[in-house]
Context: one part of a larger RNA
């Protein structure tokens, strides 16, 4: 020095565990903000660095309600509080510095400076409190007053803009895609919506969503590829209001206001219902939360410990699950069930408001609109035979004896009534809360984070970690000895201390001992 065995060091794999994640489903809820939000800065504790909480009234103040024995957060010490009800929970109120839309002006956010007014003061350049941004609306302008807006938030929704890589085995129309991304706007949903719709000579009867129709009909350098609609089956279900005719009022008038009315008006006839809104009473019930909620802690054995094993019992509308010194239906928390509170939905009684049908007459029935030309966009439809819808531009009707549509166009026929508006539910999503589930992970996994957007990096936008485990219980090693000390040796605790600051403790690597080889 090598090999082998034994014992250690080192290291932190593996096993087991879970405080944290991931995903899906169901339910609740779906906003906050100039009454100053979201997010922060700085402060607030007897001792206080951090997290959490709070705001100069600062680990909290007042009131109402609940609970019932402990409490002053994580977290200790000290000192206190509490049946005269603390702590904790719910509701309402008070306080709420400074920055931040930030809004008196400025500014390198959390800072600096000003004007006016009230108060303090003898007075003030001092202190203190309040007000002072901009835009929009209230017919025009100015002043003033009142009201609104602004910003934030996970996705969902509507609208305005809007790519490229890619695919076409190259590439230009095309595709990717009306996507990503940017901007505006709204709500708990949004959008759409009460036929100028479909259909086919039969009929249906607003919209939305699902299944189907159907990868069909079609579109397409007829390439790549794109790709419907009616019917049918389901979910849900709801219909209304203006303008005008007509009547009245005001006004010089333009016109305004009220009634009426929305398949209407006027005239005649019948009728007071269905329905709907609202107030109030009664009942039913999903949901959330709270309370209650059965039966062994019997004997023996092993063990540090019984819930294990043996024996004998018991409950079950409850043998889901978790905990307890190991593996517990009957020890604890739960669990089935029951009761109550809150709160929504719904049914119904009563009061009030709005509200109906038939016949005749033909008074009304949305104009720079419909339509057409040109050049575009949207429709599954790429200019095509291209209807339909939308806006740009130039022209530009009819008036119910009228007008639109039925995929060029014409006729017949059928159907509907544009150029005003509103509308729940079925649908989409999940930031927040609650519950459940998993042939999801188990610390190099699972979220980046078992907590951290921290440490750290970067001028900045931004990037972005590592890091879990003593034990059933701290019983966390009093005391003695050595040492300045760290620490070690005894002693002691414990089932165990090569469980001692920590479970297990693989390998590389490093030693010590023994044997063999050289």
């Nucleotide at each position: 020095u090598g090999c082998a065995c034994g014992c250690g060091g080192g290291g932190g794999a593996u096993g087991c565990c879970u405080a944290g994640g991931c995903a899906u489903c169901g339910g609740c809820c779906g906003g906050c903000g100039a009454c100053g939000a979201a997010g922060g800065a700085c402060g607030c504790g007897g001792g206080c660095a951090g997290c959490g909480g709070c705001g100069a009234a600062a680990c909290g103040c007042c009131a109402g309600g609940g609970c019932g024995a402990g409490g002053a957060g994580c977290u200790c010490c000290a000192u206190c509080c509490a049946a005269u009800g603390a702590c904790c929970c719910c509701u309402g109120g008070g306080c709420u510095u400074c920055c931040g839309a930030a809004u008196g002006g400025g500014g390198c956010a959390a800072c600096c400076c000003c004007u006016c007014a009230a108060g303090c003061c003898a007075a003030a350049a001092g202190c203190c409190u309040g007000a002072g941004a901009c835009c929009c609306g209230c017919a025009g302008c100015g002043a003033u007053g009142c009201g609104g807006g602004g910003g934030c938030a996970a996705a969902c929704c509507c609208g305005g803009g809007g790519a490229a890589c890619c695919g076409a085995a190259a590439c230009a129309u095309c595709c990717u895609a009306u996507u990503a991304c940017c901007c505006g706007g709204a709500g708990g949903a949004g959008a759409a919506g009460a036929a100028a719709u479909c259909a086919a000579c039969c009929g249906a009867g607003a919209u939305u969503c699902c299944c189907u129709c159907a990868g069909u009909a079609g579109c397409g350098g007829c390439g790549a590829g794109c790709g419907a609609a009616g019917c049918g089956g389901g979910a849900a279900g709801a219909g209304c209001c203006c303008a005008a005719a007509c009547c009245g009022c005001a006004g010089c008038g333009a016109u305004g206001c009220g009634g009426g009315g929305u398949a209407g008006g006027c005239a005649g006839g019948c009728g007071u219902a269905a329905u709907u809104c609202u107030g109030u009473g009664u009942g039913u019930u999903a949901g959330u939360c709270c309370u209650u909620g059965a039966a062994g802690u019997c004997c023996g054995c092993u063990g540090g410990a019984a819930a294990g094993c043996g024996g004998c019992g018991c409950c079950c509308g409850a043998g889901c699950g978790g905990g307890u010194g190991a593996g517990a239906g009957c020890c604890c928390c739960u669990u089935a069930g029951a009761g109550g509170a809150c709160g929504g939905a719904u049914a119904u009684g009563c009061g009030g408001g709005a509200g109906g049908c038939c016949u005749g007459c033909u008074c009304a029935a949305g104009a720079g609109u419909a339509g057409c030309g040109c050049a575009g966009g949207g429709c599954a439809c790429g200019a095509a035979g291209a209807a339909c819808c939308c806006g740009g531009u130039g022209c530009g009707a009819a008036g119910a004896c009228g007008g639109g549509g039925g995929g060029a166009c014409c006729a017949c026929c059928c159907u509907c009534c544009a150029a005003g508006g509103c509308u729940a539910a079925a649908u989409a999503c999940g930031a927040g809360c609650c519950g459940a589930u998993g042939a999801c992970c188990g610390a190099u996994a699972g979220c980046g984070u078992a907590u951290a957007g921290u440490a750290c990096c970067g001028u900045g936008a931004g990037g972005g970690a590592a890091a879990g485990g003593c034990g059933a219980a701290a019983a966390g090693a009093a005391c003695c000895c050595a040492g300045u000390g760290a620490u070690g040796g005894g002693a002691g605790u414990g089932a165990a201390a090569u469980a001692g600051a920590c479970c297990u403790g693989a390998a590389a690597c490093c030693g010590c001992g023994u044997g063999c080889a050289u």
Background:
RNAcentral holds the full RNA, with entries from SILVA. This is a predicted structure of a 518-nucleotide part of an RNA (large-subunit ribosomal RNA, domain I) from an uncultured bacterium. The coordinates come from a structure-prediction model, not an experiment, and the mean pLDDT is 80.